[in-house]
Description
Small-subunit ribosomal RNA, 3' major domain from an uncultured rumen bacterium, 471 nucleotides, folded computationally. RNAcentral holds the full RNA, with entries from ENA and SILVA. The prediction has a mean pLDDT of 84.
Context: one part of a larger RNA
RNA sequence: UGACGGGGGCCCGCACAAGCAGGGGAGUAUGUGGUUUAAUUCGAAGCAACGCGAAGAACCUUACCAGGGCUUGACAUCCUGCUAACGAAGUAGAGAUACAUUAGGUGCUUCGGGGAAAGCAGAGACAGGUGGUGCAUGGUGGUCGUCAGCUCGUGUCGUGAGAUGUGGGGUUAAGCCCCGCAACGAGCGCAACCCUUAUGAUUAGUUGCUACGAAAGAGCACUCUAAUCAGACUGCCGUUGACAAAACGGAGGAAGGUGGGGAUGACGUCAAAUCAUCAUGCCCCUUAUGUCCUGGGCUACACACGUACUACAAUGGCGGAGAACAGAGCGAAGCGAUACAGUGAUGGGGAGCGAAACGCAAAAGACCGUCCCAGUUCAGAUGGCAGGCUGAAACUCGCCUGCAUGAAGUCGGAAUUGCUAGUAAUCGCGGAUCAGCAUGCCGCGGUGAAUACGUUCCCGGGUCUUGUACA
Numbered sequence: 001u002g003a004c005g006g007g008g009g010c011c012c013g014c015a016c017a018a019g020c021a022g023g024g025g026a027g028u029a030u031g032u033g034g035u036u037u038a039a040u041u042c043g044a045a046g047c048a049a050c051g052c053g054a055a056g057a058a059c060c061u062u063a064c065c066a067g068g069g070c071u072u073g074a075c076a077u078c079c080u081g082c083u084a085a086c087g088a089a090g091u092a093g094a095g096a097u098a099c100a101u102u103a104g105g106u107g108c109u110u111c112g113g114g115g116a117a118a119g120c121a122g123a124g125a126c127a128g129g130u131g132g133u134g135c136a137u138g139g140u141g142g143u144c145g146u147c148a149g150c151u152c153g154u155g156u157c158g159u160g161a162g163a164u165g166u167g168g169g170g171u172u173a174a175g176c177c178c179c180g181c182a183a184c185g186a187g188c189g190c191a192a193c194c195c196u197u198a199u200g201a202u203u204a205g206u207u208g209c210u211a212c213g214a215a216a217g218a219g220c221a222c223u224c225u226a227a228u229c230a231g232a233c234u235g236c237c238g239u240u241g242a243c244a245a246a247a248c249g250g251a252g253g254a255a256g257g258u259g260g261g262g263a264u265g266a267c268g269u270c271a272a273a274u275c276a277u278c279a280u281g282c283c284c285c286u287u288a289u290g291u292c293c294u295g296g297g298c299u300a301c302a303c304a305c306g307u308a309c310u311a312c313a314a315u316g317g318c319g320g321a322g323a324a325c326a327g328a329g330c331g332a333a334g335c336g337a338u339a340c341a342g343u344g345a346u347g348g349g350g351a352g353c354g355a356a357a358c359g360c361a362a363a364a365g366a367c368c369g370u371c372c373c374a375g376u377u378c379a380g381a382u383g384g385c386a387g388g389c390u391g392a393a394a395c396u397c398g399c400c401u402g403c404a405u406g407a408a409g410u411c412g413g414a415a416u417u418g419c420u421a422g423u424a425a426u427c428g429c430g431g432a433u434c435a436g437c438a439u440g441c442c443g444c445g446g447u448g449a450a451u452a453c454g455u456u457c458c459c460g461g462g463u464c465u466u467g468u469a470c471a
Base pairs, nucleotide, nucleotide: 001471002470003468004467005466007465008464009463010462011461012460013459015455016454019419020418021417022416026310027309028308029307030306031305032304033303034301035300042053043052064296065295066294067293068292069291070290073126077125078124079122080121081120082119083118086104090099091098092097108115109114128285129284131283132282133281137279138278139274140273142270144268149188150187151186152185153184154183155164156163157162168179169178170177194262195261196260197259199230200229201228202227203226204225205224208220209219210218233256236250237249238248239247240246312412316371317370318369319368320367329360330359331358334353335352340347341346378409384403385402386401387400388399389398425447426446427445428444429443430442431441
């Protein structure tokens, strides 16, 4: 000087408290451990691994296993020789592949010779490696933490390591600002500048909007769209304060004290993560640790844990009728309407739409009826039968529908999680990936609470000070 203390002071944070809803019990989905296996590919490991890499394992992917093949190679450059390239059907085979210089086919450029490109054969230089090392590395993201800190120049103090500045008094979300001060200044952070949302104005009106039962036609006031501007600055008033910074209350205002949300992550820490995104040193393999193919596996299952979904019901379940009401997105090998067939998944069909135009396309809610507290008209697991869709192909191993089946479960021990407002809770919708496959992820809107006395305590952090089995 740091670090640490079951030392002290001050101060923050859904840290506790006050509340609401959960997880821990059940079933299922999914990840992990373990076990099993020919293989169950690999990585991730307290917070900060475990619905994580994976924004989609039937084949492919795929790295793993078994078997069948190749050896200058699936991929790149160079040399020699030959040949345009390309190459259907067929036969053998599980396929890769072989028959094969097959049938067919004759391109570009040059007057021609030839050349380019591509293919085949050969020789070797080499290719190749998701093989090892993240404790050799770059790059990238995680974390403390959006915490308020981390430093430098000159000066001054100290023999020196260092200190001061950045220790004091107030104040702030903030090393934010004010005052003081052997310091005076400066930098990276904070804040602001950026995006979005809340109000208004101007400009612009088609595909939007308006009047209507509908259309034509008309208009741009309203909704909306999208560009520019205005608006919020403790600016104004009062009180407190040190005449300061500021705090509290008020006015006006759509909005008030960083208005709400996002993007933005200092010096550094964890030899933290990643050699399997990529790049890369060194080591290792080179008829194999490379590469091609078929099938299997990654989906196993006495068990243990994490994260979710669905429930245990009456604030509910079920049925009915009637054009209830969103936002943000997506759509051409696509979205697919009305009417039609089917109990349904869906099918046939194809209007419109490269989309403010057409389509995907709401649910909880409100209204009427029924059930009457039961393992039930709750719950829906499981196995049965019959179907639909995607796709060469759903046995291992996809999703969906109908009929019948109807398990556990009656609110969950110790311990534990999230959340302070359009939030929690609850309800549906969309998107990426994607042929198909979501209870995951990322977004979107609908309905819409309770509570916060306070900082004694638990956890984490900041700052000043104090002690020293530590560096």